[in-house]
This record gives sequence, C1' cells and structure tokens, in this order.
RNA sequence: UAGGACAUAGCUUAAAAGUAAAGCAACUCACUUACACCGAGUAGACCGCUCGUCCAAAUCGAGCUGUCCUAA
Repeated sequence: UAGGACAUAGCUUAAAAGUAAAGCAACUCACUUACACCGAGUAGACCGCUCGUCCAAAUCGAGCUGUCCUAA
C1' cells in the first nucleotide's frame, strides 16, 4: 500500500428489517451453625462513530476509527 473479516451488558456469544436474548459474573431472597453448591428473583448494552436507504435499521449501503488475517 492492496484485499478480507470483526466491533452488541463487566466477560463470552445470539438476534440475517418490526419493542435486543442467553450463559458466566454482580446484587437480593431462600437454604446452611457458617461457607460453597442448588433454587427463586433484580439490575445491567438506544448495538464502535457519522451519514444514507426505508413506514421502520443491531441487521442493508457509504465513509471514518480500532483489532485481526492475507499479499506485496
């Protein structure tokens, strides 16, 4: 420099146009002499940023930023 992939909760991942889901972690309750496990529940992300398409965008398109891979 060229091509490609990815960016969603504290972490790991779903959702492939129609109110963003789960596991772990955190908190509360219950259990226990106590802790842990198990059980019940609560909170937590306007989806990297900007713009566009659309009645409607995490999702489609463009640009930018960052990370990774390939080639030179």
This is a predicted structure of a 72-nucleotide RNA (transfer RNA) from Parapercis aurantiaca. Its mean pLDDT, the model's own confidence on a scale to 100, is 84. Rfam family: tRNA. It is annotated as a transfer RNA.